[in-house]
RNA sequence: GGGCCGUUAGCUCAGUUGGUUAGAGCGCCUGCUCGACACGCAGGAGGUCACAAGUUCGACUCUUGUACGGCCCA
Numbered sequence: 001g002g003g004c005c006g007u008u009a010g011c012u013c014a015g016u017u018g019g020u021u022a023g024a025g026c027g028c029c030u031g032c033u034c035g036a037c038a039c040g041c042a043g044g045a046g047g048u049c050a051c052a053a054g055u056u057c058g059a060c061u062c063u064u065g066u067a068c069g070g071c072c073c074a
Base pairs, nucleotide, nucleotide: 001073002072003071004070005069006068007067010026011025012024013023019057028044029043030042031041032040050066051065052064053063054062
């Protein structure tokens, strides 16, 4: 330098044919329970869907560019 894959909550990851409000587990917070802790139960907070532009009535999803990470080739 070229090719491919990935980037979504604090962490690990889903997300179906583009459709109205983006999810799970763990973690965190509050309450209940307990003599206390753990476990358990109920509820809650937490998101620039990497960034920008484009296509579209509508984009996490499609296209292009950029950034970062991984693999392969030279």
A computed fold for a 74-nucleotide RNA from an Acidimicrobiia bacterium, annotated as transfer RNA. The prediction has a mean pLDDT of 81. The organism belongs to Acidimicrobiia, within Bacteria. Its Rfam family is "tRNA". Rfam links the family to the GO term triplet codon-amino acid adaptor activity.